[in-house]
The prediction has a mean pLDDT of 82.
A computed fold for a 74-nucleotide RNA from Fuerstiella sp., annotated as transfer RNA.
The sequence was found in a public genome assembly.
Its Rfam family is "tRNA". It is annotated as a transfer RNA.

RNA sequence: CGGGACGUGGCUCAGCCUGGUAGAGCGCUGCACUGGGGGUGCAGAGGUCGCAAGUUCAAAUCUUGUCGUCCCGA
Numbered sequence: 001c002g003g004g005a006c007g008u009g010g011c012u013c014a015g016c017c018u019g020g021u022a023g024a025g026c027g028c029u030g031c032a033c034u035g036g037g038g039g040u041g042c043a044g045a046g047g048u049c050g051c052a053a054g055u056u057c058a059a060a061u062c063u064u065g066u067c068g069u070c071c072c073g074a
Base pairs, nucleotide, nucleotide: 001073002072003071004070005069006068007067010026011025012024013023020057028044029043030042031041032040033039050066051065052064053063054062
């Protein structure tokens, strides 16, 4: 320098191809059961999807640029 993959709650990931209310598990908080712990059940908080721009009635999803990590080539 060129090409590719990945980036989504605290953590690990799904959703993207086919645009239409942002989800799961673990973790966290409260309550109940228990003498307490653990465990189980119920409820709840927490992310506008790496960043920016474009297309669209509508973008995590499509397009472009860019940043970070990793891989391949030179």